[in-house]
RNA sequence: UGCGCCCAUAGUUCAAUUGGAUAGAAUAUCGGUCUACGAAACCGGGGGUUGCACGUUCGAAUCGUGCUGGGCGCAU
Numbered sequence: 001u002g003c004g005c006c007c008a009u010a011g012u013u014c015a016a017u018u019g020g021a022u023a024g025a026a027u028a029u030c031g032g033u034c035u036a037c038g039a040a041a042c043c044g045g046g047g048g049u050u051g052c053a054c055g056u057u058c059g060a061a062u063c064g065u066g067c068u069g070g071g072c073g074c075a076u
Stems, first nucleotide, its partner, number of pairs: 001075008011027004020058001029045005051067005
């Protein structure tokens, strides 16, 4: 450098059924309750262009194409 396979969803780790209901959970963070104070526990809030672009479809996190980044293998 080329080829093949896999992965990319909240700050982090991960779900999301055959393409179909408002994209969720845990944790972190913020607020509250509790406490002499804190931790723990409990309650609640915010946080997402589902890596990017295009396409297919009534409808895309999910299917197709290209690109970007990461991992593995092969070749030179």
A computed fold for a 76-nucleotide RNA from Candidatus Scalindua brodae, annotated as transfer RNA.
The RNAcentral record of the sequence draws on ENA.
Its Rfam family is "tRNA". By type it is a transfer RNA.
RNAcentral records the identical sequence in 2 taxa.